[in-house]
RNA sequence: CUCGCAAAAGCCAAACCCUCCGCGAGGGGGGGACGGAAUGUCACGGAUCUCAUGCGACGAGAUGGCCGGGCUGCCGAGU
Numbered sequence: 001c002u003c004g005c006a007a008a009a010g011c012c013a014a015a016c017c018c019u020c021c022g023c024g025a026g027g028g029g030g031g032g033a034c035g036g037a038a039u040g041u042c043a044c045g046g047a048u049c050u051c052a053u054g055c056g057a058c059g060a061g062a063u064g065g066c067c068g069g070g071c072u073g074c075c076g077a078g079u
Stems, first nucleotide, its partner, number of pairs: 001078004011036002016031006034065001040071003044068003047063005
């Protein structure tokens, strides 16, 4: 530098259940593992979704386990 076929250390944790927060999308904690090689991080571009009035616009939000991009990083393989 390239890669994640194989192996291995460790890591995260979908659905579902309990509980708390939120109008809501959703989020925190506990249990639990379908998966993940960035499923680390930044709401920057796009996408989708929500809003106590929520069809649309504006505005305010949610999703990083939807795509792209920035930054950073473990283990191993090859050169």
Molecule: c-di-GMP-I-GGC riboswitch aptamer
Organism: Desulfuromonadales bacterium GWC2_61_20